[in-house]
Context: one part of a larger RNA
Molecule: large-subunit ribosomal RNA, domain I
Organism: Pseudomonadota bacterium
RNA sequence: AGCAGAUAGUGGAUGCCUAGGUGCAAGGAGCCGAGGAAGGACGCAUUUGGCGGCGAUACUCGUCGGGGAGGAGCCAAAAUCCGUUGAUCCGGCGGUUUCCGAAUGGGGUAACCCUACCUUGUGAAAGCAAGGUAAUCCCGCUUUCUGCGGGAGGGGAACUCGGGGAACUGAAACAUCUUAGUACCCGGAGGAAAAGAAAAUCCCUUUUAGGGGAUGAUUCCCUAAGUAGCGGCGAGCGAAAGGGGAAAAGCCUAAACCCUGCCUUUGGCAGGGGGUUGUGGGAUUGGCAGCGGGACAAGCAAAGGAAGAAGAACACCGUGGAAUAGGUGGCCACAGAAGGUGAAAGCCCUGUAUUUUAAUCCGGAGCUUGCCCUAGCCAAAUUUCCCAAGUAACCCGGGACACGCGUAAUCCUGGGUGAAUCUGGCCCGACCACGGGCUAAGGCUAAAUACUCCUUGCGACCGAUAGUGAACUAGUACCGUGAGGGAAAGGUGAAAAGAAGGGUGAGACACCCAGUGAAAUAGAAACUGAAACUAUCUGCUG
Repeated sequence: AGCAGAUAGUGGAUGCCUAGGUGCAAGGAGCCGAGGAAGGACGCAUUUGGCGGCGAUACUCGUCGGGGAGGAGCCAAAAUCCGUUGAUCCGGCGGUUUCCGAAUGGGGUAACCCUACCUUGUGAAAGCAAGGUAAUCCCGCUUUCUGCGGGAGGGGAACUCGGGGAACUGAAACAUCUUAGUACCCGGAGGAAAAGAAAAUCCCUUUUAGGGGAUGAUUCCCUAAGUAGCGGCGAGCGAAAGGGGAAAAGCCUAAACCCUGCCUUUGGCAGGGGGUUGUGGGAUUGGCAGCGGGACAAGCAAAGGAAGAAGAACACCGUGGAAUAGGUGGCCACAGAAGGUGAAAGCCCUGUAUUUUAAUCCGGAGCUUGCCCUAGCCAAAUUUCCCAAGUAACCCGGGACACGCGUAAUCCUGGGUGAAUCUGGCCCGACCACGGGCUAAGGCUAAAUACUCCUUGCGACCGAUAGUGAACUAGUACCGUGAGGGAAAGGUGAAAAGAAGGGUGAGACACCCAGUGAAAUAGAAACUGAAACUAUCUGCUG
C1' cells in the first nucleotide's frame, strides 16, 4: 500500500408518517366600486421581529342571539390582568375605518407637498385647528352669465361576445394548405354571455314541365360519422338532414288611417288611438260578443341557508412504560363513517345515525294586491291606401359557411349600379320552367348550456428530488435598472419529563459522571439511518 472482516464516523438513500397538494362531483356565491373598490403604505399590544387581526374608538367599540369556564391570536414565553354581576369564543346587524390607489381641488418621484371658499372653535391680531365644498366626460332640465339633478370612470380566477391577429410546427424540403381564427393585443357585458320566434328545414316516388308527405324559435348532450364532401384530391380539414334526449314561451314596434298640439303650413315635428300578418295581413265601412295571460311592481310568506342543541352501549385478568392487542364474561346499534386517546377502541373523548333550533339577516316555492297586455267572430268592397331603401338584386374585390373559385347556391360587405308593395318579393346548392315553402331590409325574450377565486365530500391520485413554484418566514430569500426570473428547507419523545448537581477544558453545536425516560446509538445537527467516503483494530498478501 492493497484485500477482507469488525467497530466507529460521515452522509441522508430507504421504510413508515402527513400538517400540504391534486383530480372529480355536488353545493353555494355568482359580481365589487365616487356611500371611495380591488390592491397596498404606515401605524395599533406590557415587552412586538414575522404571520394573521384591526384603524388615531386601531390585537378592537355597540347591540341582538348562541355558549358556559376558562381567557388575554400563532411562532413563544414572562409579567400583569380579565372572567358565573357570564369573560374569551361563534353568528346577525351596526359604529369607527389614517394615507395612497379609478383617486376626482392643484401638483407629484404612489402612500407626499400646496391652495381657494363656507361653517365652527380659539386668538388682540397674524394665524392655527376641526368639519365640509372644489376633477373630467355624458344625459336631462334650465331664467343659456351658468346652475341643479342623474350617470360614468376602476377592479374581477375562468367562462362569454365583438374588433384585430401571428409564427414555430405538419406537409418528412416548400409557396396554396396546415398549425389557427389558436396564442396574443384591444373593447363590451353578465352571473352567466351569446343565440332565438322562419323571406325556416327536409323526405319518398320512372304518373317527371308530375304526384304524395313530414317537421315547426334558439341553445346543449348522444347519434348520424370520421359518413357526405372539401383538399398542391398531398398533408390534412370535415358537415348537415334525420333519430334519441335536456329544457321549453312567446312577444313588441314601423307604415297606411283617425285625433290633438306646435311650427320657418304644396308640408313637417311631437303626443295619443290604430296595427303587426303568410289558409297573406292590416287600413277603410257595418254588426255580434266578452274570456284569459304576464317574463312587471309591492306586500305577506313555506322549504333551505347564516351560530348551535340533544345524542345509546364495558368491565375484569395477566403481559407491558402505557392496553385500544391477548384472555374471560357482557352491552348498544336508525349510531360497526371518521378522527383522537401512552400499541390495534361500536360501548374512553370528539363525533356518527336520528331528532331539533334563530332575537336578526339571506332566501324565495307560493299567496294577495296593484299595474300591464289581450281578444275573437261575421259580413261588405276587391275600386283605393299601407306592409321596414341607397335596402334587395346585379357587377368588381374580399371574408364566413366542413366547402381552398369550383357547377358554388347561401350569409357578411369595401367600391359601383340600383328596384318592386301582394298581379309584390326571397328560398328550395349554377341557371330556367313548373311546383312547393316562406314573408328580408326594426326590436325584446326565461330555461336547458359554459366557468370556479369559495365550501364540502370522495379517489385502484401524490406522499417531501413526489404532489402546487410554495406541507416550513413562499411568490418569501435571492437575482435583475426593469419587464421579469425564482429557490432550498418536514419528522426528539406518549409526555419536555428539554438533562438539577459535579468534573475536564480558554471555550464550544466538546466530553465524563449524575439525573429524566420504555429507550438518550430518542439529547434537540435528534424517527428509521443504505451507499459512496474517512478512521481505528485484527488478519492475509507483498